[in-house]
Predicted 3D model of a 130-nucleotide RNA (SAM riboswitch aptamer (S box leader)) from Paenibacillus solanacearum. It matches the Rfam family "SAM riboswitch aptamer (S box leader)". From the family's description: The SAM riboswitch is found upstream of a number of genes which code for proteins involved in methionine or cysteine biosynthesis in Gram-positive bacteria. The RNAcentral record of the sequence draws on Rfam. Lineage of the source: Bacteria > Bacilli > Caryophanales > Paenibacillaceae > Paenibacillus.

RNA sequence: CUCUUAUCAAGAGCAGGUCGAGGGACUAGCCCGAUGACACCCGGCAACCGACAAAACUUUGCGCCAUUGCGGCGCAGGGCGAUGCACGGUGCUAAUUCUUGCGGAAGCGUAUGCUUCUGAGAGAUGAGAG
Numbered sequence: 001c002u003c004u005u006a007u008c009a010a011g012a013g014c015a016g017g018u019c020g021a022g023g024g025a026c027u028a029g030c031c032c033g034a035u036g037a038c039a040c041c042c043g044g045c046a047a048c049c050g051a052c053a054a055a056a057c058u059u060u061g062c063g064c065c066a067u068u069g070c071g072g073c074g075c076a077g078g079g080c081g082a083u084g085c086a087c088g089g090u091g092c093u094a095a096u097u098c099u100u101g102c103g104g105a106a107g108c109g110u111a112u113g114c115u116u117c118u119g120a121g122a123g124a125u126g127a128g129a130g
Base pairs, nucleotide, nucleotide: 001130002129003128004127005126006125007124008123013042016041017040018039022032023031024030026101028099029098043093044092045091048089049088050087052084053083057079058078059077060076061075062074063073064072065071097122102119103118104117105116106115107114108113
């Protein structure tokens, strides 16, 4: 960089520190910003991946019990794993991914169009693959 897949309406500092001018991916809007944004550090949020713990379910071996038959209990393991945790790897921490860009539906309007809902596209993040 490309592909696959999941998620994107919740949450996180209206006295934390440093820096110092742009920032919110792109378009058009609309916002944030010297009462200091963005970024970095710290703090925080969440729980995608790993680790750990683990209900239920399932299964193997052995022993005991029972039986017409189905089986039951105990011990030692295996699989899967609701859920928990926050130890490790990321991520996130204005506004729904701030809205929007291409379609569809409904309503309104004489009409360019407007509103609502919705699918795709684009983008972001995780995990996996090349």

The prediction has a mean pLDDT of 82.